[in-house]
Context: one part of a larger RNA
RNA sequence: CUCUCGUUAAGGAACUCGGCAAAACAGCAGGCGUAACUUCGGGAUAAGCCUUGCCAAAUCAGGUCGUAGUUUCGAUUAUGAUUAUGAUUUGGCCGCAGUUAAAGAACUCAUGCAACUGUUUAUCAAAAACACAGGUCUCUGCUAAACCGUAAGGUGAAGUAUAGGGGCUGACGCUUGCCCAGUGCCAGAAGGUCACGAGGAGAGGUUAACGCCUUGAAUCUAAGCCCUGGUGAACGGCGGCCGUAACUAUAACGGUCCUAAGGUAGCGAAAUUCCUUGUCGGGUAAGUUCCGACCCGCACGAAAAGCGUAAUGAUAUGAGUACUGUCUCAACGAGAGACUCA
Repeated sequence: CUCUCGUUAAGGAACUCGGCAAAACAGCAGGCGUAACUUCGGGAUAAGCCUUGCCAAAUCAGGUCGUAGUUUCGAUUAUGAUUAUGAUUUGGCCGCAGUUAAAGAACUCAUGCAACUGUUUAUCAAAAACACAGGUCUCUGCUAAACCGUAAGGUGAAGUAUAGGGGCUGACGCUUGCCCAGUGCCAGAAGGUCACGAGGAGAGGUUAACGCCUUGAAUCUAAGCCCUGGUGAACGGCGGCCGUAACUAUAACGGUCCUAAGGUAGCGAAAUUCCUUGUCGGGUAAGUUCCGACCCGCACGAAAAGCGUAAUGAUAUGAGUACUGUCUCAACGAGAGACUCA
């Protein structure tokens, strides 16, 4: 010097990206007590406060065994003895300390995200990702759809639409607006187009001729496409400019252009805000983070769901109490290495 431990004056997070690490609290015992919020179950061991050993005695409750009374024969009242039970009270004893060791939650406030328990990158990620119950759309009538296989055959399922497959969303509460022009999907006995096939007017070659060969118009003819409608919890989309109120500012209002329709409710500097450390308020002596507002949303927005939400979380962020060698600022000690020799 390195590692693993122990102790430390005064201070107590000043350390640091961040209380990381360490320390510390209370210890699933007994008593008291316990808030907001809430889906009334919880939250909750919330928080917080007190007690705890030993000896002696008394009292009460319970148990056991009796005696006497009442009796609807189930019990019940009074009373005696007893106690490997429990509690209370009084007095005493010892120590700094009585759950005397070990083991055994630190707690609180606020916010984001995800409802929850669960699952995951074996070997840098445990999460807000996946799953989930619930919701919704769609396919499927049974030799089901879907899937595996060249096939036979198999899964689905020894099931039958309260079933099975697929997509999206993701408890619960309140909700889920407008657009069908494009793309997709669904429906549509008309019409247009359209392949094979049918058809055979004609044309050409050859032949003395009969014929043979080649080519071939009209017409008939499927799905598809065109076309006509529907459909958004289908893929998706959800404007611009100018003016206007008796201070100013702003614009409920008006004009105009474009569109399939111009973003509704709710939320909003947000896991989304570039400008930006926006502005105001709170907390701090001081706060690019945090919380509450505002709205000028570069570029939120309604099942790639929107907004809330008790409980839950080795989740993310901010604040506090307690506590400490994290630090001011380092010191000492123990053990194992390191070092020397073999």
RNAcentral holds the full RNA, with entries from ENA and SILVA. Predicted 3D model of a 342-nucleotide part of an RNA (large-subunit ribosomal RNA, domain IV) from Candidatus Peregrinibacteria bacterium GW2011_GWA2_43_8. Rfam family: Bacterial large subunit ribosomal RNA. Lineage of the source: Bacteria > Bacteria candidate phyla > Candidatus Peregrinibacteriota. Its mean pLDDT, the model's own confidence on a scale to 100, is 85.